[in-house]
This is a predicted structure of a 109-nucleotide RNA (Guanidine-I riboswitch aptamer) from a Hyphomicrobiales bacterium. The source organism's lineage runs through Bacteria, Pseudomonadati, Pseudomonadota, Alphaproteobacteria and Hyphomicrobiales. Rfam family: Guanidine-I riboswitch aptamer. Gene Ontology term of the family: regulation of gene expression. It was read from a public genome assembly, where an Rfam model found it.
RNA sequence: UGAGUUGGUGGCUAGGGUUCCGACGCUGGUUCAAGCGUGCUGGUCCGAGAGCUGCCACCAGUGGGGAAACAUCCAACUGGGCGCACGGCGGGAUAAAAACCCGGGAGAC
Numbered sequence: 001u002g003a004g005u006u007g008g009u010g011g012c013u014a015g016g017g018u019u020c021c022g023a024c025g026c027u028g029g030u031u032c033a034a035g036c037g038u039g040c041u042g043g044u045c046c047g048a049g050a051g052c053u054g055c056c057a058c059c060a061g062u063g064g065g066g067a068a069a070c071a072u073c074c075a076a077c078u079g080g081g082c083g084c085a086c087g088g089c090g091g092g093a094u095a096a097a098a099a100c101c102c103g104g105g106a107g108a109c
Stems, first nucleotide, its partner, number of pairs: 007056006015046002020043002022040001023038005058080005064074002084104001086107001090102003
C1' cells in the first nucleotide's frame, strides 16, 4: 500500500415519530354522526454492526454410527479471545422520524 473475512435470523429494549386508536382543544350537532388542530403519559407502527437474548451457521475437541481399514459423510455432547469495533456531515424509505438504510461507509486510532 492492496485484497479478503469479521455470518444469518426470531423475540425484546434503548430510541423514534404521528398512518390508525386514544387523550386534549376548537367547530358543528345533540335523532344520529362528523371535521380540524396539538406528539400529548399511552396502545398500534418503525427500531440497533458497534444493545440484551434464543435458534441456525462456522471453528475446535470427545464419544458414537458407517466402513475390512482410512477418508468423506451423519448425529449427539462440550467449548468458542464465535475476537475487536471511536465514527460525522449529508442523503433515502415509510404517514413521519430514528442508534432503520446508504454504513463495520467518509474519516480517526